The RNA shown here (SAM riboswitch aptamer (S box leader)) has 108 nucleotides and comes from Bacillus solimangrovi.
């Protein structure tokens, strides 16, 4: 970097060093010197590995959390390309399907 495939309306700090932006992209909307991004450390969680118990043939469920990741403002913040639906052919909602992203395995 590409491809497969899974999941994305729940979690998760009154901590430290640092000090100016951050929330992919678009439009909006928002955090932000009462300290952003980062990194430490602490916590969440249960993809994968790993034990444990229960059922079955391959396996599944359900528990544990020492490893390997990932997360820790707000639903992936909302949003876009489509379909439906309420509304007065409006304005504004509301419900879904793709796109895009993220993130884990596995593969090239």
């Nucleotide at each position: 970097u590409u491809c497969u495939u899974a999941u994305c309306c729940a979690g998760a700090g009154u901590g430290g060093c640092a000090g100016a932006g951050g929330g992919a992209c678009u439009g909006g909307c928002c955090c932000u010197a009462u300290g952003a991004u980062g990194c430490c450390c602490g916590g969440c969680a249960a993809c994968c590995a790993u034990c444990a118990a229960a059922c079955u043939a391959a396996g599944u469920u359900u528990g544990a959390a020492c490893g390997g990741u990932g997360c820790u403002a707000a639903u992936u913040c909302c949003u876009g390309c489509g379909a439906g639906g309420u509304g007065u052919u409006a304005a504004a909602c509301c419900u879904u399907g793709a796109u895009a992203g993220a993130u884990g395995a596995g593969a090239g």

Lineage of the source: Bacteria > Bacilli > Caryophanales > Bacillaceae > Bacillus. Rfam family: SAM riboswitch aptamer (S box leader). Rfam links the family to the GO term regulation of gene expression. The RNAcentral record of the sequence draws on Rfam and Ribocentre.